[in-house]
This record gives sequence, C1' cells and structure tokens, in this order.
RNA sequence: CGGUCCGUAGCUCAAUGGCAGAGCAGGCGUCUUAUACACGCCCGGUUGCAGGUUCGAGUCCUGCCGGACCGA
Repeated sequence: CGGUCCGUAGCUCAAUGGCAGAGCAGGCGUCUUAUACACGCCCGGUUGCAGGUUCGAGUCCUGCCGGACCGA
C1' cells in the first nucleotide's frame, strides 16, 4: 500500500429492509435462622462515526475510525 472479515446493553452474542432482543452481570422481591441455589420482576442501547438510498436502515451503498487476518 492492496484485500477479506468484524464493530449492537458492563461482558458474550442474536435480530428476513418493518416494535432493537437473549444469556450472564447489577438492583428488588419470594424462599431460608442467615447466606448460597432456584424462581419472579426491574434496570439497562446515540446499533463505532458521518453521509446516501428507501415510506421505512442494526441490515443495502459510500467515506472515515478501530480490531483480527491474508498478500505485497
């Protein structure tokens, strides 16, 4: 310098162009003498950034930033 893949909650990851979710973590409750386990509820997000397409974008297109890998 060129190419491929990835970037979504504190962490690990989902989501066919049509309501952004799960598990774990955190808080509260039930249970227990108490803690833990279990169960229930709650809390959680500028979907890396900026544009474009579209009635509608996490998803498609462009540029940039960051990470991994490949080639030179």
This is a predicted structure of a 72-nucleotide RNA (transfer RNA) from an uncultured bacterium. The coordinates come from a structure-prediction model, not an experiment, and the mean pLDDT is 84. Its Rfam family is "tRNA". The family is grouped with related families in Rfam's "tRNA clan". The sequence was found in a public genome assembly.